[in-house]
RNA sequence: AUUAGAGUUUGAUCCUGGCUCAGGAUGAACGCUGGCGGCGUGCCUAACACAUGCAAGUCGAACGGGGAUAGCAAUAUUCCAGUGGCGGACGGGUGAGGAACACGUAGCUAACCUGCCUUGAAGCGUGGGAUAACGGCGCGAAAGCGGUGCUAAUACCACAUAAGCUCCCAGGUUGCAGAGACGUGGGAGGAAAGGCGCAAGUCACUUCAAGAGGGGGCUGCGACCCAUCAGGUAGAUGGCGAGGUAACGGCUCACCAUGCCGACGACGGGUAGGGGGUCUGAGAGGAUGAUCCCCCACACUGGGACUGAGAGACGGCCCAGACUCCUACGGGAGGCAGCAGUGAGGGAUAUUGGGCAAUGGGGGCAACCCUGACCCAGCGACGCCGCGUGGGUGAAGAAGGUCUUCGGAUCGUAAAGCCCUUUUCGGUGGGAAGAGGAAGGACGGUACCACCGGAAGAAGUCUCGGCUAACUACGUGCCAGCAGCCGCGGUAAAACGUAGGAGACAAGCGUUAUCCGGAGUUACUGGGCGUAAAGGGCGUGCAGGCGGAGGACUAAGUUCGGUGUGAAAGCGCCUGGCUCAACUGGGCGAGGCCACCGGCGACUGGUGCUCUAGAGGACGGCAGAGGGGUGUGGAAUUCCGGGUGUAGUGGUGAAAUGCGUAGAGAUCCGGAGGAACACCAGAGGCGAAGGCGACACUCUAGGCCGUACCUGACGCUGAGACGCGACAGCACGGGGAGCAAACGGGAUUAGAAACCCCGGUAGUCCGUGCCGUAAACGAUGCCAGCUAGACGUUCGUCCCGCUCGCGCGGGGGGGGUGUCGCAGCUAACGCGAUAAGCUGGCCGCCUGGGGAGUACGGUCGCAAGGCUAAAACUCAAAGGAAUUGACGGGGGCCCGCACAAGCAGCGGAGCGUGUGGUUUAAUUCGAGGCUACACGAAGAACCUUACCUGGGUUGGACAUGGCGGUGGUAGGGAGGCGAAAGCUGACCGACCUUCGGGAGCCGUCACCGGUGCUGCAUGGCUGUCGUCAGCUCGUGUCGUGAGAUGUUCGGUUAAGUCCGCAAACGAGCGCAACCCCUGCCGCUAGUUACCAGCGGGUCAUGCCGGGAACUCUAAGGAGACUGCCGGUGUUAAACCGGAGGAAGGUGGGGAUGACGUCAAGUCCUCAUGGCCUUUAUGACUAGGGCUGCACACGUCCUACAAUGGUGCACACAAAGCGAUGCAAACCCGCGAGGGCCAGCUAAUCGCAAAAAUUGCACCCCAGUUCGGAUUGCAGGCUGCAACCCGCCUGCAUGAAGCCGGAAUCGCUAGUAAUCGCGGGUCAGCAUACCGCGGCGAAUGUGUUCCUGAGCCUUGUACACACCGCCCGUCAAGCCACGAAAGUGGGGGGCGCCCAACAGCACUGUCGUAACCCGCAAGGGAGCAAGGUGCCUAAGGCGAACUCCGUGAUUGGGACUAAGUCGUAACAAGGUAACCAAU
Repeated sequence: AUUAGAGUUUGAUCCUGGCUCAGGAUGAACGCUGGCGGCGUGCCUAACACAUGCAAGUCGAACGGGGAUAGCAAUAUUCCAGUGGCGGACGGGUGAGGAACACGUAGCUAACCUGCCUUGAAGCGUGGGAUAACGGCGCGAAAGCGGUGCUAAUACCACAUAAGCUCCCAGGUUGCAGAGACGUGGGAGGAAAGGCGCAAGUCACUUCAAGAGGGGGCUGCGACCCAUCAGGUAGAUGGCGAGGUAACGGCUCACCAUGCCGACGACGGGUAGGGGGUCUGAGAGGAUGAUCCCCCACACUGGGACUGAGAGACGGCCCAGACUCCUACGGGAGGCAGCAGUGAGGGAUAUUGGGCAAUGGGGGCAACCCUGACCCAGCGACGCCGCGUGGGUGAAGAAGGUCUUCGGAUCGUAAAGCCCUUUUCGGUGGGAAGAGGAAGGACGGUACCACCGGAAGAAGUCUCGGCUAACUACGUGCCAGCAGCCGCGGUAAAACGUAGGAGACAAGCGUUAUCCGGAGUUACUGGGCGUAAAGGGCGUGCAGGCGGAGGACUAAGUUCGGUGUGAAAGCGCCUGGCUCAACUGGGCGAGGCCACCGGCGACUGGUGCUCUAGAGGACGGCAGAGGGGUGUGGAAUUCCGGGUGUAGUGGUGAAAUGCGUAGAGAUCCGGAGGAACACCAGAGGCGAAGGCGACACUCUAGGCCGUACCUGACGCUGAGACGCGACAGCACGGGGAGCAAACGGGAUUAGAAACCCCGGUAGUCCGUGCCGUAAACGAUGCCAGCUAGACGUUCGUCCCGCUCGCGCGGGGGGGGUGUCGCAGCUAACGCGAUAAGCUGGCCGCCUGGGGAGUACGGUCGCAAGGCUAAAACUCAAAGGAAUUGACGGGGGCCCGCACAAGCAGCGGAGCGUGUGGUUUAAUUCGAGGCUACACGAAGAACCUUACCUGGGUUGGACAUGGCGGUGGUAGGGAGGCGAAAGCUGACCGACCUUCGGGAGCCGUCACCGGUGCUGCAUGGCUGUCGUCAGCUCGUGUCGUGAGAUGUUCGGUUAAGUCCGCAAACGAGCGCAACCCCUGCCGCUAGUUACCAGCGGGUCAUGCCGGGAACUCUAAGGAGACUGCCGGUGUUAAACCGGAGGAAGGUGGGGAUGACGUCAAGUCCUCAUGGCCUUUAUGACUAGGGCUGCACACGUCCUACAAUGGUGCACACAAAGCGAUGCAAACCCGCGAGGGCCAGCUAAUCGCAAAAAUUGCACCCCAGUUCGGAUUGCAGGCUGCAACCCGCCUGCAUGAAGCCGGAAUCGCUAGUAAUCGCGGGUCAGCAUACCGCGGCGAAUGUGUUCCUGAGCCUUGUACACACCGCCCGUCAAGCCACGAAAGUGGGGGGCGCCCAACAGCACUGUCGUAACCCGCAAGGGAGCAAGGUGCCUAAGGCGAACUCCGUGAUUGGGACUAAGUCGUAACAAGGUAACCAAU
């Protein structure tokens, strides 16, 4: 000094695992915005092309000469082209190329060079010949050039002199692994230049030695990707010799040899300047290589040399090529990757600025000149740093905005106002340092200072669903849009858009791109592989890695010390300078797997000696389906022959195909042939795995036990390699009984390419050769050591005891194979001495899902195919284990009118009614499997009424409040128009009062109203599972957790009812009980009910007195609790049977409906958020509609008849209702009904007749004396009104229907069935509904099946929960990829052809100043044009390789709300699934 996590797979959980986010960074770009300053920084793309200017010159003190100025001149000054010298090899730019000694680091050079500079030593003598400039001639458009004549030098040449300066010969000293170094004697070679100055001198010059600095060469080590690049190599590797170079070297050449490199990755391909450093990171690491520094490479592209100390030379030369420009077409010129600048490219990167004042460089004696190096300025928020946009006070919490529950809240001390300041800004004045000394400063009138002015000129951007800090309103309505991930938006969006507010940062803020981080997500630090991705199918074994015990030596590793180095800058610390900071000066640290020297000797390694515990051998035993070969056996199937025998057999869920009267099947005898080996047989044995099963013989491998005799670490693992390797398959040849892909047939089915059945060929078997894969599994690599136990099994063995013996019993230790289990491990499941525990060694493998084990390439294979093995694209997951549910054509237990057993129905008919559909101006709306459909409707002619048409109405039909108005006001109202509503309207005409007014009315403003929408915004209520027995909680315990336990289990119950057990103990909501009705009996009471006894009365009747017994009424009690007995059961709960009892195990019925489910139903009962409407979607009114009718369904009624119908007669209820009511009796009417009224506020009166029943009679099986629809006529009742559209009556009419297909409903006892009665609604209308009683069965004591439910368990890929999930083809769209006749281009090589310039070699006619010979002419040496050869850039031709693009068509793949076909998988998924092959 130092390590942070979050979101996202699920109903939930843990784990695995990917994706995504928060951080930092940038040469950035883009959007919006923008006050100032300082310091930095700025073509990342086209090493694309460049106009223009500048970027390297200088020296007259090297030289001849020319010009200008001054002077009469000598001369002086100055400028200049040329000769000559030095410098143009530095500085500056760029990163194309290059994977290399290019770079970095440490070394080597005894294998080298070095101009200018420094030090030292020595020297500078004598001669010579040219040449440019210049003159003159000529050529050319130009660039330029050619003759010719003259001339100088610090240009050039010769001679002299000189040194281990160089070479040769001889020998010496010293030294190396080796070639060296020094130096002696003799010999040979071998230098020079002058200028300036009066001079002193100074600057040059020559040779040598040395130094400093700079460079060349060599080596170790370090640092990219691809093995789908595995073999590469001909100067290649080495040698001898030569050439060449400053120098070693195959650098080059001739000859000789055949080497050399490579899995420690050669060769090839791709990519890339390297480093100091930079960014990130806790670090290790990862990424990167702008600016600054070092090195390299390049300079239009390619090649080449020249000059030189230095170049294969950015602003030099030559050649070739491309391009641009000039041209008189003959020929020329050019190279911004220098600074500016232009075009182009691009998302994108600046001024054709000032100055040499400073620093540095070149030249010069110097002055000085040159310097786009550099110093400055300009432009850009590109970055970093600093500053500012004001400070204080100020509540009436102003106005305004926004929200609002309308009270208020918030923007907000914010503003205004008052007081103050002036950084910055503006103005004015002063004004630097940066220069050793005199003048001289681009920056610059800049920094800085003073004064003045005035809050004055200066705030934005992004965000506000979670991650993540910050919320409301409106708009929008799966649209428009957002989005980093998860995801938002389908009418109440904190997620879109806008606004208000808020949060964050701030002259910036966001976005995009890229890198590191988070990511322990490549794991060295620091991961994994039974089931998540991951153990090779198994073995043998080369290389490699690792390796037992004791001495000794060594010192490579390791470790310690020292020395050297690791440039500067950067980084860290300390300190200093700009007001601070950024920036910067100084000092100290830090930094290497580095090099060298030395120490130590534990450990690893090395060498050598020894050992026996590892390993192996020997000897003695043992077990075994271990492997190969040869032979043998019996049972069974099938076939063949024969006998007996006759009609079937076979097969299935049921059948059929098949076989059989030509004799099957059955049965007996005989025979043939192939395959497999029952019992033994075991969770058993053997093997490395695959795998191995009758018996005998034979060949052969391994293992175990015992002994401790031998060897002496000989071991373990094992990339490549080699071998083995089920099934299926392939090739050739055999064989073929059974079985059996394909195939044929029969069934099944919507179909059936299947499952089932009848046949049946490959194949299965053998020999030989291939293939090489499997869910080749223990989904668990091999080896070794260590770490509690218990119980089996198999193999042999030791000891003890018993025993004649076979053997038996007990104990011990060893090898194998199982089960359970402690510790420990694990995400859990589980593993647990046979580890998945604790360690060591080695190998293999994994890194999200899909694409894909696919394509391409390579390789193996006869083929099928195997091995190796990607990418584009796409998804936000894909997964593992476990949990709770739900589900299963899983299991167990159990229940219910669930089935079965019964009874009566429905489905057929007619009618009623509801619904769908259709129709309509409207047929209002809702309800939709069970759980809508005689449901809301407990009753639509008007009303109801919500619908339609028409008419009129507008503050309203209805509520509250404010303001204003109103006295013949409010109100009534004849009459008129009208269908009504409404409009109009003569006339009449008020009320209360505290005297203020109120009420009413009119106008107006708030509003009122809405059966308009949303039941998916809601409350409430309701249906349903279901009166099913369940649903939970607290504490404790278990589990990482979801969660479990309790609630499971054994019994029992109608019941989670109770009992027992039990890591649970208790509790709550449910169950039961408490409540109501009913069944038995007391008690109390006795009218309107009752009447036994007493009395009275009547034709008769509790009619009357009376009675209180009975019935009854209605209030309160009693009774039933498994209490008692027996049995069963666990001494339990409880069950079975019994007694008693009116009633017996809940006596019967009702009320009562747990947690929850269905976004179940209802906004049209009501309430209510939001939305919509406001002369209408409100309100009123007339008429119509809800009743329409080809049809379809539900549900009732009535029937089809004789257990009936009809007629007559005659019995017996209960529960209700009645004053706008029920209505007796009486009268009228065939009747409905009418008339008239008694009674009754009802245990009093009435409705009221109960009906089936019973008795008698008729009908006589018929569409009827059944059935009553339909229709006609005539009536009645209610009502304003019965046309659409009521009910009833009478007469007439007399339809369908003769018991109902598939299917389906209800009911277990006072029940079903059947019979009537009442009530609600209601003016009227009941086959519906709600109640009441009468009569009154059958069947079941079972749980296989259907259906629903409960509990436990199991499987699951379901969780919207099986109406789930999900697969494949086909069809459509879109995207990327592969193949493809081809086609277009790139790359680096190869072969051949041609071959520029230059170089080298040879030659060298002609030409030729210096030297030599010669008096000369001339000759020679040398030089040299030219020629030839070698090499070679560019170019051409050719055959291959490789990469990229494109390609009709084609192949699969990914993706895409609602396409087609099926149903493969998930449950036993309805044929268990899966793996591989065919």
About this RNA:
This is a predicted structure of a 1478-nucleotide RNA (small-subunit ribosomal RNA) from an uncultured soil bacterium. Its Rfam family is "Bacterial small subunit ribosomal RNA". Its mean pLDDT, the model's own confidence on a scale to 100, is 86.